[in-house]
Molecule: SAM riboswitch aptamer (S box leader)
Organism: Natronincola sp.
RNA sequence: AGCUUAUCAAGAGUGGGGGAGGGAUAGGCCCUAUGAACCCCGGCAACCUGCAUUUGCAAGGUGCCAAAUCCUACAGGUAACCGAAACUAGCCUGAGAGAUGAGAU
Numbered sequence: 001a002g003c004u005u006a007u008c009a010a011g012a013g014u015g016g017g018g019g020a021g022g023g024a025u026a027g028g029c030c031c032u033a034u035g036a037a038c039c040c041c042g043g044c045a046a047c048c049u050g051c052a053u054u055u056g057c058a059a060g061g062u063g064c065c066a067a068a069u070c071c072u073a074c075a076g077g078u079a080a081c082c083g084a085a086a087c088u089a090g091c092c093u094g095a096g097a098g099a100u101g102a103g104a105u
Base pairs, nucleotide, nucleotide: 001105003103004102005101006100007099008098013041015040016039017038021031022030023029025073026072027071028070042065043064044063046062047061048060049058050057051056052055069097074094075093076092077091078090
């Protein structure tokens, strides 16, 4: 790096440093000097792992610590208001994309 597979509505800081960005992409909508990224410390416990056994403990590996994966991107279903009807906002389902683990290459 691509492939397979599982999960993605739970959980996690009034700390120290740092100084303007951040939330994958695009559009939206947000967070941010009442300090962004990032580093340290701290914390959480999703998967692996270990120990007990059906749900706990540990925190070794990976991971995570605003908002559902923040929402939507494609397809199908349903459909308020307005309106003659259709369409649409919205809602539901699935797919795609993405993230994380595990596995094989």